[in-house]
The RNA shown here (Bacterial large signal recognition particle RNA) has 265 nucleotides and comes from a Bacillota bacterium. Its mean pLDDT, the model's own confidence on a scale to 100, is 76. Lineage of the source: Bacteria > Bacillati > Bacillota. Rfam family: Bacterial large signal recognition particle RNA. By type it is a non-coding RNA gene.
RNA sequence: CCGCACUAGACGGGGGGCUAGCGGUACCCUGUACCUGCAAUCCGCUAUAGCAGGGUCGAAUUCCCGCCAGAGGGUUUUUCUGUUCGGGGCCUGACCUGGAUAAGUGGUGUUGAACUCCGGGUCCUGCGCGACGAAGAUCCACAAACCCCGUCAGGCCCGGGAGGGAGCAGCGGUAAGUGGGACCCUUCGGGUGCCGCAGGGGUUCCUGGAGGGAGCUAACUGUCCAGGUAACGUCCGGGCAGUUGAUUCGAAGGCGGGUGUGCGG
Numbered sequence: 001c002c003g004c005a006c007u008a009g010a011c012g013g014g015g016g017g018c019u020a021g022c023g024g025u026a027c028c029c030u031g032u033a034c035c036u037g038c039a040a041u042c043c044g045c046u047a048u049a050g051c052a053g054g055g056u057c058g059a060a061u062u063c064c065c066g067c068c069a070g071a072g073g074g075u076u077u078u079u080c081u082g083u084u085c086g087g088g089g090c091c092u093g094a095c096c097u098g099g100a101u102a103a104g105u106g107g108u109g110u111u112g113a114a115c116u117c118c119g120g121g122u123c124c125u126g127c128g129c130g131a132c133g134a135a136g137a138u139c140c141a142c143a144a145a146c147c148c149c150g151u152c153a154g155g156c157c158c159g160g161g162a163g164g165g166a167g168c169a170g171c172g173g174u175a176a177g178u179g180g181g182a183c184c185c186u187u188c189g190g191g192u193g194c195c196g197c198a199g200g201g202g203u204u205c206c207u208g209g210a211g212g213g214a215g216c217u218a219a220c221u222g223u224c225c226a227g228g229u230a231a232c233g234u235c236c237g238g239g240c241a242g243u244u245g246a247u248u249c250g251a252a253g254g255c256g257g258g259u260g261u262g263c264g265g
Stems, first nucleotide, its partner, number of pairs: 001265006009057003012030004020046005034054005063258006072249005080242009091233001093232001094229008103221003106217003115211007123200006129193002132189005139180004148173004156165003
């Protein structure tokens, strides 16, 4: 170095999950890679960590080790963005309310502003006058079968008579009362008056007069102050999604190295 027969080993690996842990089933990645049975209400094992049975290859393209590379996954408030929920109110944001100011706009003012002075009204009190209403008084009418008045026919009573008496109806009148009434008189009332007199008050407002001689006002914009609201922006916190960074596991692939026994030539 060659041939034959073997052996170790290989015939897929990885991630997350599950688990005390390991492997598997199921999911995902890689990409092609023996067969049968078992398994998410799991299955099988125990540090040599799927088990049971069978088959093929076999010391190298296929096994083992190291390095490179990196599909894909895990962890992480590292950055930034979006979205959603909760909360805050000095964040001089936004919105609302009030106040101040008077730069701008508007209104008003030499047909006279601000301001000052005098008077009247508006307001209050008292008195008066008037109007209205109520009651009374006054006036008118009516008004008593008997128990009111006058006169009392008839009739009645007393009397010898002259005469006297009581008295119903009628007629006349009157009382309480009822009804009415234009004025006049008295008392009282009040959602009473373009009314009068006197006093008070005078802050505002209206109005007349005098002085004065250019401002006044604050509706809108601006600026400042105070208070409020939390829809929006903003701030703080939580959740989710993405992005970026760190870290970790890591398939296919590439490179380098390593690898046994027996017999025969």
It was read from a public genome assembly, where an Rfam model found it.